Annotation: Predicted 3D model of a 473-nucleotide part of an RNA (small-subunit ribosomal RNA, 5' domain) from an uncultured bacterium. Model confidence (mean pLDDT): 85 of 100. Its Rfam family is "Bacterial small subunit ribosomal RNA". Rfam links the family to the GO terms ribosome and structural constituent of ribosome. Rfam 15.1 lists 42,628 matches to the family in 10,626 species.
[in-house]
Context: one part of a larger RNA
Formats: sequence, structure tokens, C1' cells
RNA sequence: AGUGAACGCUAGCGGUGCGCCUAACACAUACAAGUCGCGCGAACCUUCGGGUUAGCGGCGAACGGCUGCGUAACACGUUGGAACCUGCCCCAGAUUCAGGGAUAACUCGCCGAAAGGCGGGCUAAUACCGGAUGGUCUCGCAAGAGUAAAGCUUCGGCGAUCUGGGAGGGGCCUGCGGCCUAUCAGCUUGUUGGUAAGGUAACGGCUUACCAAGGCUAUGACGGGUAACUGGUCUGAGAGGACGACCAGUCAGAAUGGGACUGAGACACGGCCCAUACUCCUACGGGAGGCAGCAGUGAGGAAUCUUCCGCAAUGGGCGAAAGCCUGACGGAGCGACACCGCGUGAAGGAUGACACCCCUUGGGGCGUAAACUUCUGUUCUGAGGGACGAAAUUUUUGACGGUACCUCAGGAGAAAGCACCGGCUAAUUCCGUGCCAGCAGCCGCGGUAAGACGGAAGGUGCAAGCGUUACUC
Repeated sequence: AGUGAACGCUAGCGGUGCGCCUAACACAUACAAGUCGCGCGAACCUUCGGGUUAGCGGCGAACGGCUGCGUAACACGUUGGAACCUGCCCCAGAUUCAGGGAUAACUCGCCGAAAGGCGGGCUAAUACCGGAUGGUCUCGCAAGAGUAAAGCUUCGGCGAUCUGGGAGGGGCCUGCGGCCUAUCAGCUUGUUGGUAAGGUAACGGCUUACCAAGGCUAUGACGGGUAACUGGUCUGAGAGGACGACCAGUCAGAAUGGGACUGAGACACGGCCCAUACUCCUACGGGAGGCAGCAGUGAGGAAUCUUCCGCAAUGGGCGAAAGCCUGACGGAGCGACACCGCGUGAAGGAUGACACCCCUUGGGGCGUAAACUUCUGUUCUGAGGGACGAAAUUUUUGACGGUACCUCAGGAGAAAGCACCGGCUAAUUCCGUGCCAGCAGCCGCGGUAAGACGGAAGGUGCAAGCGUUACUC
């Protein structure tokens, strides 16, 4: 000098930030991801214009939000690279032909305590399926072979399929860089390389078979410990040291362990399956759950907030749009936790009141301090007015908020503490105590005049804070 701090005493206001560092401990409750009726059938309502919706279907749910367990690794930072993928968006080219069989909803019946399930029958689609046509597509030296689509429409358009390119995003490889430990010295069998095959979007021991016996290591392999990494932050003249809260980028995780499905994208926080532990319901047959989302609860701890308001703004998802959803976000609340700013009055006022303290008894201090006089109104209280943020394009639309701010009135009224005073170190006397009680960062104080303990008066330093403790330089 600094802090995501805590503790003690104290406390007037505002702004801007920050706020579980510990148990990645367990979680009651509500909310946090939906949307589209301009894809489809159906049901219901209807003012006959239309509206509402469970289901099928599409897109999204892989983003956003949280946390830092694991990880010493191409995880991260930076550099270079080739064997790749890419929904939505943009550009360009070509196409969009003729058909089919189902199924949910619905209805009938059945089983179950529930969660839920089974069977018969009916029906639609931008759901599903085969056929045709294909080329700049794929395979192939070639011949040739293979492969697509979906419609809706108010006729404006919105879509669908294939191909090439782009943008942005992602996967992969690589040189270099960044912890401790040798009281860890040898490690390794898919191990190192090759051939072939499989697999992947793609290269590759990624996997498998066979062959060879390699590969790494004191420039520290292997093992152990610790740890998310970075931009940066703190400190310091710098070099360096320490750290990685908030904000931003990357990575990893979603009760624990494992697995795949769907999909452009996941091996998927609020999806599925299995196992385990735990919790809950049960008619005992069987089921349900996962706050390291926002609030909130218990626990742990020295310690860390409201079960708030709003989608008005910004951004995101869906939609042709109106719009709907959004605990992202915008705000408010709590906390002197930090930084910054303001105030607690201003001017005048005595050779100087009282009280209190000291004293050499003369006096000295508190001290212009108070009283008193004249003012001011920051802040405060009340009243009146009252935003920007809202664009675009005419209208409409503000949670914050009757907030900020402005005007008027009232009234010095309502607002100062904390630590220290032996030296380091700015600031000293009296009384009490008597190696006691106590102080203390170091040196050290205290055993009868203690400037060091306790109280008082005075003083010093900071100030809505001041000290202490902890940690870093």
C1' cells in the first nucleotide's frame, strides 16, 4: 500500500461497485424454455367475423444462467498447419413429377391405489415410405451404377430438395510458454513403428489382426503433492514477488459412476436408460426425485443479502405478423463491505464567565470554546411542479417512480466518534494501585511519588468512521 474480509466501539446522507472464500453438504415451496392454428385432422365456444385448445408435426430446448469437483493435460496462452463438419443467415445454379400404406387425437372395451398401460375400430399432414427424373453430386480409368423434394397461399409471397461458394461457429494436429517434490530413478506391451482392415465429419494404435523391438528419461521420464488456465489484479522505482473475487475469453462439471439415443450440433444442469447412496409416496404389487438457475431453508462457519418489481429498455427462442415466453437482463430491497462526494453550521463575541483539571497559591489550562448578537439552509421536514431513459413511424408503450431534479415554506433546529500519548512514533500531568491488578508489535513497564497498569484532565492522529485480527507485496 492492498483485501470478496471478519471482530470491537461508534454511526447523518447520497452515488458507484461488491456480497457463501467454509460443506461440488442436504434441500420444503414457487418460478427459471418455450413457441407456431399461415403444416394437419379433430373437439369446444361463437356476435358467424372469428376465437380457444389436448394431440400429430416444425423450430428451439447443445444458447443463455450456475459452479470450479476433476484436470499438470495440446486443458489454457500464443504460433503455424491439413485430413474435416457446419442448422438458422447471405450469394449463385438447377429442380419441385406421379403415387402408397399407416398412426396419434377421437371412439369402444379392459388392467392399475397411483405413476401409467393394453387391445379393437376410424382419420389427416410440410409425419412416414417406395417409384420416376436427374447433374456441376457420390463411386468408378471408363462403360456404367447410385441418390432428392412438400406443400400452404388473400396469388403478393412464404416454403421444400440437390449442388457450389461465403460469413460466423466448431472438431483435429503442432513449435514455444507457465507449480512444488530426487526422502519418487528408472518407466512403458497398444507400449514405439510398419502392413492390412475396420471406424470417424476428419488425420491418427482411435480399434483389431499380423510383423518388427522399439519408445521415454538427470534438459528430470515415471511416481507423489497441489492447482481450472488466461486477459489481468495487488504490490514494487524497476526487476521481481504474490494472486486469478467481480468483468471478459477458453476449459471442465451437473447427487455419484457408466452408457448410448435424437439431432447440424450433446454423450445433453431443469432429456432417456442402467447401477449406487439418499429422500419421498404406496392399497406393499409398485412408483417419484436431483437448486454448482433465481429467491429461500437447514447445516458447516469468524463470515456473505429479498421466498421483491418488470419484460419499459438491451439481448435471446418461436412466429408472416400481432404477439407469447425469458429469476438472461433492467431495476428496487438488505449490508459503512469497498471507493468517491457532502454534512454535523457561518461571521462577530472577554486580559477571558461557571464547572472541572493542574499549581510554586501568584497563577495556568479547557478557551472565541460557551453564553450572547447577526446570518445561511448544503442536508432535513412539509407542500407544489416533475423528467431523460422511448427508438422507428402516425399513434401506442416506463418496472424503476411521483424517483432524480426544480420551486416555495419551516427550522441551528435532528447528525461525532474511535485509537493513541515510555522509545520506535505525533502527543503529559494528577490520582489510584504497589512484581498485585494489569499492559505489551519489538525493546520492555509494575516490588509506595509509574509520563508504560486503571481512572481523570489535557493533548496527538484519523474521522462516519476508528482500531484489532488474518493474508499478500